[in-house]
Parts: sequence; structure tokens; C1' cells
RNA sequence: UUGCCGAGGAGCGUUGCGACGGGCCGGUGCGCGUUUUAAGCGCAGCGGGCCUGCCAGGCUCGGAAGCGGAGGUCACCACACGGCGCUCACUC
Repeated sequence: UUGCCGAGGAGCGUUGCGACGGGCCGGUGCGCGUUUUAAGCGCAGCGGGCCUGCCAGGCUCGGAAGCGGAGGUCACCACACGGCGCUCACUC
């Protein structure tokens, strides 16, 4: 650092940023087309814009494994954080 697993007590309702799904638009490249230019059509890709759907573990700690890097020992292992409203649990 990547995904997976576990933990950080839980339920209901609600708003919705990012990511993700869908739609529309944009301009870029290529091809077809066009009268030598266009219009138009198709494909590709964009960390582009808008609308819509979903959405409050996306965070931290730990574990085994993969990849990359770096050094010499010891100690520690959360009273940490997670929009709003209500409720329950637990502790003082």
C1' cells in the first nucleotide's frame, strides 16, 4: 500500500458530499460519408457538465496473505472519531 476478515454497543426515521449505476449534453481522436468544404452516422476514450437512483463505518485499530520500501531496540495497544431526530443497551 491492495483487497479480505474481525473489532470500535444497537434499532428506527431522515438529509445527502464522494464513489458507484442509469440517462442527456459537450468537446477530443479515428473511420464512413460529403462536390474538393459541410451536414449526418458509427466507434473509442475524458479526473468535463447536468439530471436521476442508491447512499451516514467512505474512518481508526488489529489479523493472516499479496506487492513495494526501509532499520536499531524497547514500550504501548484507544477515555479516539463517525450529519440530524428519537429509542434501547452499557458505564460513571
This is a predicted structure of a 92-nucleotide RNA (SAH (S-adenosyl-L-homocysteine) riboswitch aptamer) from a soil metagenome. Of the family's consensus pairs, 100% are formed in the model. RNAcentral holds the sequence, with entries from MGnify. The coordinates come from a structure-prediction model, not an experiment, and the mean pLDDT is 75.